Predicted 3D model of a 377-nucleotide RNA (Bacterial RNase P class A) from a Candidatus Zixiibacteriota bacterium. The RNAcentral record of the sequence draws on ENA. The organism belongs to Candidatus Zixiibacteriota, within Bacteria. The prediction has a mean pLDDT of 77. Rfam family: Bacterial RNase P class A. Gene Ontology terms of the family: ribonuclease P activity, dimeric ribonuclease P complex and tRNA processing.

């Protein structure tokens, strides 16, 4: 130096100036369930985003159990509240390499499916090969016999070779035969059973015996394990106004007025004259649920690591579906220019809503490691 590979960390920082929200505070204003004023604190994210997966939490269901059905998962230990997630590893499989990918039980329970090509994609014959058997035709031979030999078809026999095609019926040599064929033999190979060794397990190595059955279960489907339903619009609390339900009094006067009186109780006067109370649902409205939580920083002690444990610290947005900006300076980082110091520019994707813990996707800069190839020394 070019090309890649893994991994980390940031998401600008500092001050002014005008805003917004939310909360404190005020011995402040006012038309006081508040509202305005001032003040001071606080104010998005590494992915807040897709709403994909597990999970708190809440109510309904069920009884602490089973069985159906429908959905997910499947190599092995280990983490974790859990999980389809993440560490390690095994084993396929890509790469020279650093590394990466991988739903990775079961195709020998069954069923279905393999485009084109090709005879045949699962027990196949298109071309070929064969005539030993077994009928038939015909030809030759001479020892003239239901003789030998031969071509040809037919009834067969075989899959070695051709050729298709991602893939062709274990592979290669022999053996064998009419031609062949795991038909049999030696090597080698998948597979799978038992045993031995390694290993905590996947699994890996070796010994014997079996068998030789194409692929696809992200097809249906069998094994094994898991899951009950809905979702903060969950739910929980307090509640107007009209208007319904009930209940009990009311022209033998409810309930108001005004008096008086012990100063608030229609108990008495007066006067008016038809509704009055109480109780329940339940709506608009408010409040809770709502931010001390599987919480975050630092040290540290364990483990390869994912994660844990201890010790100190810090309280860190929360709503109406609505705030969390805006603009000026300085520094940084980065690109361009050049007089080596100045100038002149750039800031990506994105934006809480009950929370977390994961994964996907979208992005800004910059750092570390390391691998292949070149070149100098």
């Nucleotide at each position: 130096a070019a090309a890649g590979c893994a991994g980390g960390u940031u998401a600008a920082a500092c001050g002014g100036u005008c805003g917004c929200a939310u909360u404190u505070u005020a011995u402040g204003a006012c038309a006081u369930a508040g509202u305005c004023u001032a003040a001071a604190a606080u104010g998005a994210g590494g992915a807040a985003a897709g709403u994909c997966c597990g999970g708190g939490c809440u109510c309904c269901g069920c009884a602490g159990a089973g069985c159906c059905a429908a959905g997910g998962c499947g190599c092995c230990c280990c983490g974790u509240a859990a999980c389809a997630c993440g560490g390690g590893g095994g084993c396929g499989g890509a790469g020279c390499g650093a590394u990466c990918c991988g739903a990775c039980g079961g195709a020998a329970a069954g069923u279905g499916u393999c485009a084109c090509a090709g005879a045949a994609a699962a027990g196949u014959a298109c071309c070929g090969c064969c005539u030993a058997c077994c009928u038939g035709u015909u030809c030759g031979c001479c020892c003239u016999g239901c003789g030998c030999g031969g071509a040809c078809a037919g009834c067969g026999g075989c899959a070695a070779g051709g050729g298709u095609g991602a893939a062709a019926a274990c592979g290669c040599g022999g053996u064998g035969u009419a031609a062949g064929a795991g038909a049999c033999c030696a090597c080698g190979g998948a597979u799978u059973g038992u045993c031995c060794c390694g290993g905590a397990g996947a699994c890996g190595g070796g010994a014997c015996g079996g068998u030789c059955g194409g692929a696809c279960a992200a097809a249906c489907c069998c094994c094994g394990c898991c899951u009950g339903g809905a979702g903060c619009a969950a739910g929980g609390c307090c509640a107007a106004a009209u208007a319904u339900g009930g209940a009990a009094g009311g022209a033998u006067g409810a309930g108001g007025u005004c008096g008086g009186c012990u100063c608030g109780c229609c108990u008495c006067g007066u006067u008016u004259g038809a509704c009055u109370u109480c109780c329940g649902g339940g709506u608009a409205g408010g409040c809770c649920g709502c931010a001390u939580g599987a919480g975050g920083g630092c040290a540290u002690g364990g483990g390869c690591a994912a994660c844990c444990g201890u010790g100190c610290u810090c309280c860190c947005a929360g709503a109406g579906a609505g705030a969390u900006g805006a603009u000026c300076g300085u520094u940084a980082a980065c690109c361009c220019g050049u007089u080596u110091a100045c100038g002149g520019g750039u800031g990506a994707c994105a934006g809480a809503a009950c929370c977390c813990g994961g994964c996907u996707u979208a992005u800004u800069a910059c750092c570390u490691g390391c691998u292949u190839c070149c070149u100098g020394c």